[in-house]
RNA sequence: CACUCAUCCAGAGAGGCGGAGGGACCGGCCCGAUGAAGCCUCGGCAACCCCAUGAGCGCGUGGAAGGUGCCAAAUCCGGCAGGCGGAAUGCCCAUCCGGGCAUCCACACUGGAAGAUGAGGA
Numbered sequence: 001c002a003c004u005c006a007u008c009c010a011g012a013g014a015g016g017c018g019g020a021g022g023g024a025c026c027g028g029c030c031c032g033a034u035g036a037a038g039c040c041u042c043g044g045c046a047a048c049c050c051c052a053u054g055a056g057c058g059c060g061u062g063g064a065a066g067g068u069g070c071c072a073a074a075u076c077c078g079g080c081a082g083g084c085g086g087a088a089u090g091c092c093c094a095u096c097c098g099g100g101c102a103u104c105c106a107c108a109c110u111g112g113a114a115g116a117u118g119a120g121g122a
């Protein structure tokens, strides 16, 4: 940081400095003077790289010294498309019953996009 691949419903916080923002973006909804961001110290989680082992493995099992990462809320939810559902309005078809389409709302339902992290790669 162009690009590739994998993962993202689990897990894990105290103290010091600091002093108003933070949760990527937009909308929502949250967190924050009972102290935000950021920095430091210590601690922890996890197991991508890594280590051991199963003859070998892109698989299984175990480990955690080292390199990252992470420690509010599912990546906090949505954003695009589809699906189930709902009410109103408008339009169309129909003599009536009724049917169709569009707009709108809701849903931790599916896929995608975007983002993050790792390992490659440049």
Stems, first nucleotide, its partner, number of pairs: 001121001003120006013042005021031003025079004043071003048067002050063005075114001080111003083107001085105002088103006
Predicted 3D model of a 122-nucleotide RNA (SAM riboswitch aptamer (S box leader)) from a Chloroflexota bacterium.
Lineage of the source: Bacteria > Bacillati > Chloroflexota.
The model forms 97% of the base pairs in the Rfam consensus.
The sequence was found by an Rfam model in a public genome assembly.